Notes:
This is a predicted structure of a 671-nucleotide part of an RNA (large-subunit ribosomal RNA, domain II) from a Bacteroidota bacterium. The coordinates come from a structure-prediction model, not an experiment, and the mean pLDDT is 84. RNAcentral holds the full RNA, with entries from ENA.
Context: one part of a larger RNA
């Protein structure tokens, strides 16, 4: 890993509530016990009357002064058994803790201790003391020898450490091996016997050790501890079908109640949508009348400056409220003010077993997700957070969007080699138009992007110049006072400053447009003439395109490929295209019309297993079981017949349950 078997809502209670069936019925029923049984047993319980704290009264009663009012009652039959559902109490659907408590067992491992034994090759160093000598007044001291100290040194056995590296890592080994280091007369190592025990012991102290177990050993028991947590929970079909919200919660991944679902009974149109009418209300918008904000202007009080000065005062190209004018802004502004929505009344039409409401039984849900629209929050960020509203997903398959829960179309009872459409498409992949008409784009734009930029190109508007010759190009001129004045080393059109910048000659020519020089010079422009001969310039609006544009596959059309097979406003016709609609056949429900996607969940109907009761075929001419299997049924399933097997037993109707396996890192066995 696979196969087989086992494996989870059970049982108890004179329990509770509801429903169904049955008995009896103003009654119903027994419990323990007795009895062979029938039965006896009426204790007790529920009901038939309530109200009051009670005395008590009673279809009433309590309150009260009350005959008032008000509260609770009266005007609806119960009870017992069985069955089913749910609940309560019990382990209560099953498996699962870490832990807690109690009784014992452990110091053969290991820690420390006690008693008694054992062990430590060899080599080195050379303390004290002692002896001799020197030395001294005597000493001290020095020196030679002797001596043999030390948690001394080197290093085997021995120990196994706090060395380092490698190997090993399903190991040779649940801690080792190899190499290299450490200690090795000591706080050394070690044998044997003994001691200390878990609310404890031991500890040169590390939460370290107490038998491969230690922040509290192991064993058995309390015990099926508890687990608002995770996992698992076994046959079929049919009907309906949620929620992820509110309130409360030591509550937040749990609950209770409500909401939403289902089933039964009841009411009987009370419901939804639509139309008309009537309402409440301050949003969008708008506005500035209030409250505030805010721009410019006017005006004044006031302030500053100046004059004057004892004071009052005067004055001012300064500042400057309130107020006024003008143009504005606001979720917490409103003189105004919608559309929707909401509430109500009336009306019409149609399926009246629909919808709605009431009563009762059973739930599940309380993590929601995205999209559009309206807000908040955030950064007018987020596949963000948080509300409202609608949709889809959740619990929805099918078609489209290349792929793609939440987008678009559309809601799958079953079958069909029939038809029509939706979204979306129609060159090939790939079903259907290389469709038609007139324009656009040249960028592969299409097929990713901003501010900003540009004689891209199409269309439109306004305006200026132009056969008295425009625009462009070419030829020629572009002068004089004068080097204007100032400044400056210089400043001559062209560093800078000044000026209404003049005047002359002219066809025209600035006290100069740019380049240039140290300053001049030089080139050029404005301006003018000529050549040429027809349009030229400026501004604005708008369609489509261009640049802006750097990232990891070619990789920003699904691909091929496309200049339309692109885009736009279209206009037109055709076709394809889904589980939509239609047609034909079939199933279930429903009187019919019609209905039949579905998770949690509610309800209904069945299949199958074991045993029991009653009935009851069949069977050694072959039962059950095994295996192959025609065929049958809407499913669970049923099953003739053959082979095997070798003695029981199908089937019907009831009853009772250890009653259905694929999942639980399930359990046991096999391979």
């Nucleotide at each position: 890993a696979c196969c087989g078997g086992c494996g989870a809502g059970u049982u108890a209670u004179a329990g509770g509530u509801a429903u169904g069936c049955a008995g009896c019925g103003a009654g119903g029923u027994u419990a323990a016990g007795c009895g062979a049984a029938a039965g006896c047993g009426g204790a007790g319980c529920c009901g038939a009357a309530g109200c009051g704290a009670a005395a008590g009264c009673g279809a009433g009663u309590c309150u009260a002064a009350a005959g008032a009012g008000g509260g609770c009652g009266a005007u609806a039959a119960g009870u017992u058994g069985c069955a089913u559902a749910c609940c309560a109490u019990a382990g209560a659907c099953c498996c699962g803790a870490a832990a807690c408590c109690g009784u014992g067992c452990g110091a053969c491992c290991u820690a420390c201790c006690c008693a008694u034994g054992a062990u430590c090759a060899g080599g080195g160093u050379g303390a004290a003391g002692c002896c001799g000598g020197a030395g001294u007044a005597a000493g001290a001291u020095c020196u030679g020898g002797u001596g043999g100290a030390g948690g001394c040194c080197c290093g085997a056995a021995c120990c196994a450490c706090g060395u380092u590296g490698g190997c090993g890592u399903u190991g040779a080994a649940a801690a080792g091996c190899c190499a290299u280091g450490g200690g090795a007369u000591g706080a050394a190592u070690u044998g044997u016997g003994g001691g200390u025990a878990g609310c404890g012991g031991a500890g040169a102290a590390a939460u370290u050790c107490c038998a491969a177990u230690c922040g509290a050993g192991c064993u058995c028991g309390g015990a099926g501890a508890u687990a608002g947590c995770u996992g698992g929970u076994u046959c079929u079909c049919c009907u309906c079908g949620a929620a992820a919200u509110a309130g409360c919660u030591u509550u937040a991944g749990g609950g209770c109640u409500a909401g939403c679902c289902u089933c039964a009974g009841g009411u009987g149109a009370a419901g939804a949508g639509c139309a008309a009418u009537g309402g409440a209300g301050g949003u969008a918008g708008a506005g500035c009348a209030c409250u505030g904000a805010a721009u410019g202007g006017g005006c004044u009080a006031g302030g500053g400056g100046c004059c004057a000065g004892g004071a009052a005062g005067g004055u001012u190209a300064c500042c400057g409220a309130a107020c006024c004018c003008u143009a504005u802004c606001a979720a917490a502004c409103u003189c105004c003010g919608a559309a929707u929505g909401c509430c109500a009344u009336u009306g019409a039409a149609g399926c009246a077993a629909a919808u709605a409401c009431c009563u009762g039984g059973g739930a599940g849900u309380c993590a929601g997700a995205c999209u559009g629209c309206g807000a908040g929050u955030g950064a007018u960020a987020a596949g963000g957070c948080c509300c409202g509203u609608a949709g889809u997903c959740a619990a929805a398959a099918g078609g489209g969007a290349a792929a793609c829960a939440g987008c678009c179309c559309a809601g799958a009872c079953c079958g069909a080699c029939a038809g029509c459409u939706a979204a979306g498409g129609u060159c090939c992949c790939a079903a259907a138009g290389a469709g038609c008409a007139a324009g656009u784009u040249a960028a592969g734009u299409g097929g990713g992007a901003a501010a900003g930029g540009a004689a891209g190109u199409a269309g439109g508007a306004u305006u200026u110049c132009c056969a008295a010759g425009a625009c462009a190009a070419c030829c020629a001129g572009g002068a004089u006072g004068u080097u204007g004045g100032c400044u400056u080393a210089g400043a001559a059109g062209c560093a800078g400053c000044c000026a209404c910048a003049c005047a002359u000659u002219c066809a025209a020519a600035g006290a100069g447009u740019g380049c240039g020089u140290a300053a001049c010079a030089g080139c050029u422009c404005a301006c003018u003439g000529g050549u040429c001969g027809a349009g030229a310039g400026a501004u604005c609006c708008c369609g489509c395109g261009c640049c802006g544009a750097a990232a990891a596959u070619a990789a920003a059309c699904g691909g091929g490929g496309c200049u339309c097979a692109a885009a736009c406003a279209u206009g037109c016709c055709a076709c394809c295209g889904a589980a939509g609609c239609u047609u034909c056949g079939g199933a279930u429900c429903g009187a019919g019309a019609g209905a039949u996607g579905g998770u949690a969940g509610a309800g209904g109907a069945g299949c199958g297993u074991a045993c029991u009761g009653u009935c009851g075929a069949g069977g050694c001419a072959g039962a059950a079981g095994g295996u192959c299997a025609a065929g049958c049924g809407g499913a669970a399933g049923c099953g003739a017949g053959g082979c095997u097997g070798g003695a029981c037993g199908a089937g019907a109707c009831a009853g009772u349950a250890g009653a259905g396996a694929g999942a639980a890192u399930g359990c046991c066995g096999g391979u």